Predicted 3D model of a 100-nucleotide RNA (c-di-GMP-I riboswitch aptamer) from a Gemmatimonadota bacterium. Of the family's consensus pairs, 100% are formed in the model. NCBI's taxonomy places the organism under Bacteria, Pseudomonadati, Gemmatimonadota.

RNA sequence: CGCUGCUCAGAGCAAAGCCGCCGAAAGGUGGUGGCGCAGAGUGACGGGGCUACAGCAUGUCGCAAUGAGCACGACAUGUCACGCCAGCCGAGCCGCCAGC
Numbered sequence: 001c002g003c004u005g006c007u008c009a010g011a012g013c014a015a016a017g018c019c020g021c022c023g024a025a026a027g028g029u030g031g032u033g034g035c036g037c038a039g040a041g042u043g044a045c046g047g048g049g050c051u052a053c054a055g056c057a058u059g060u061c062g063c064a065a066u067g068a069g070c071a072c073g074a075c076a077u078g079u080c081a082c083g084c085c086a087g088c089c090g091a092g093c094c095g096c097c098a099g100c
Base pairs, nucleotide, nucleotide: 002100003099004098005097012037013036017032018031019030020029021028022027035087041093042092045090046089047088048085049084050083055079056078057077058076059075060074061073062072
């Protein structure tokens, strides 16, 4: 330096669940917990996945009166990432021990 994770040592991380906080949500974060992880270190670059507050579209109702329309408001449905997932995969960066 390369390959590998069968063996050794010392460590490390922490799934679900539960509690607090943040967030519209997905999710994050601190505690507890420990399913697992040789990168379960790091960063959303490619693929993939999750969410949909606001926006936009449509519809219904309100405003509304004799009728209708615009605007506005409420609700429903759909759509949308600029939000998120690295413990889904690939690639990137950085790194421990051992064996060959």